[in-house]
RNA sequence: CAAGUCGGCCGGGCGAUCGCGGUCCCCUUCGGGGGAUCGAGGAAAGUCCGCGCUACACAGAGCACGACGCCGGGCAAUCCCCGGGGCGGGGCGACCUGCCGGACCAGGGCCACAGAGAAGCGCAUUGCCUGGAAACAGGCGAGGGUGAAACGGCGGUGUAAGAGACCACCGGCGACCGCCGCAAGGCGGACCGCCUGGCAACCCCCGACGGGAGCAAGGCCAAACAGAGGCGAUCCCCAUAUGGGGGGAGCGGUUCUGCUCGAACCGUUCGAGCCUCGGGUAGGCUGCUAGAGCCGCGUGGCAACACGCGCGCCGAGAGAGAUGAUCGCCGGGCGGGGCAACCCGCCGCACAGAACGCGGCUUACAGGCCGGCUUGGAUG
Repeated sequence: CAAGUCGGCCGGGCGAUCGCGGUCCCCUUCGGGGGAUCGAGGAAAGUCCGCGCUACACAGAGCACGACGCCGGGCAAUCCCCGGGGCGGGGCGACCUGCCGGACCAGGGCCACAGAGAAGCGCAUUGCCUGGAAACAGGCGAGGGUGAAACGGCGGUGUAAGAGACCACCGGCGACCGCCGCAAGGCGGACCGCCUGGCAACCCCCGACGGGAGCAAGGCCAAACAGAGGCGAUCCCCAUAUGGGGGGAGCGGUUCUGCUCGAACCGUUCGAGCCUCGGGUAGGCUGCUAGAGCCGCGUGGCAACACGCGCGCCGAGAGAGAUGAUCGCCGGGCGGGGCAACCCGCCGCACAGAACGCGGCUUACAGGCCGGCUUGGAUG
């Protein structure tokens, strides 16, 4: 320098004008106006996993259901992160990537097609052997064949032919011993037992875990209408669901009487209003955003991370919901011309838009910057 690989970061900048939302201040003719200041993201997304918070439920234990599953560590917690182990796949390499409890000492189920047979002491199409003239009977499981998978491989002994039936070597599984490791596990030994496939993302078993709901959670204040009680001139009786009668009261009229009080009679009304109370709708306030926060340094740790320090940094927070548009300069991308410097044209320019908060995961993303490592080349 080129190609690659892993990790971290940025993801337009400055200015002007108009507009939108929050907070504070000022003015107001109460309609509003003016000023200051702040106003999306690394994923705000999917809502997949885990928490905080809130009210409700809940003695304890068990059943059912769900999701998880190699080992150790981290974290508030996790299906997350870090480190390690085993079995694979890709790459010369750095590195990337798939899987992970149990299928012998619980049990059931399934294994397409092909094939004799797909799993228990099972099977025989072609075959081999013995008897027999043959049909057939008996023995066998080595060779061929099927299949993703065929009951260890290979050589010998043995036999009528054969077969772990037996033997040597090899391979596998399990148990044993020694060493290493916290562990998953690794290395070695001894030869003890067995040679008996796969699927648990089929049921199941084992282990550890899980109460369901969600800020439209929840808390406080509280119009109007309706309700209950009281005051208020309403009370009583009868029938009864709406009326009748009586007493009483208010108002009006007539008479006694020329006027006032009063009395009698007649008509009409007996309601509205006010106060208190509980629940609580509209509405208002709260929850509400500065926090398991970010950055730097130090210490511990391989790391994830933890702890300590800094007079370090950060202020949308609603109400169904503002965060937008135009222009100028710079930057960027694309196309063309040119050896090049550069010139011309086009494009507002990746993915995308908060709604209680937080940690993860996953998905989308034009372009760019920085660092570690690998391979190749060149030069000193």
Predicted 3D model of a 380-nucleotide RNA (Bacterial RNase P class A) from an Anaerolineales bacterium. It is recorded under the gene name rnpB. Of the family's consensus pairs, 91% are formed in the model. The sequence is in RNAcentral, with records from ENA. Model confidence (mean pLDDT): 76 of 100.